[in-house]
RNA sequence: GGCACACCCGUCGAAAGGCGGGGCCGCAAAGCUACAGGGCCUACACGCGAAAGCGCAUGGCAGCCAGUUGCCGAA
Numbered sequence: 001g002g003c004a005c006a007c008c009c010g011u012c013g014a015a016a017g018g019c020g021g022g023g024c025c026g027c028a029a030a031g032c033u034a035c036a037g038g039g040c041c042u043a044c045a046c047g048c049g050a051a052a053g054c055g056c057a058u059g060g061c062a063g064c065c066a067g068u069u070g071c072c073g074a075a
Base pairs, nucleotide, nucleotide: 002027003026007022008021009020010019011018012017025063031068032067033066037065038064039061040060041059046055047054048053
């Protein structure tokens, strides 16, 4: 030099969460991959229930492990 946690503003979304701007906790892969695999989050709709709720992914998370590619450089 690179990226950009939390948080704030705007925006999309039922939500998880994504995107943009600010921000900068950290990261030598904090690059890419969600049907290679595991794990985790949400539950609109749908089903069950008297209700509270419960189940459920076709929705998400790679800065959880993982797969894969890779800069500089001692050895």
The RNA shown here (c-di-GMP-I riboswitch aptamer) has 75 nucleotides and comes from a soil metagenome. Of the family's consensus pairs, 95% are formed in the model. The RNAcentral record of the sequence draws on MGnify.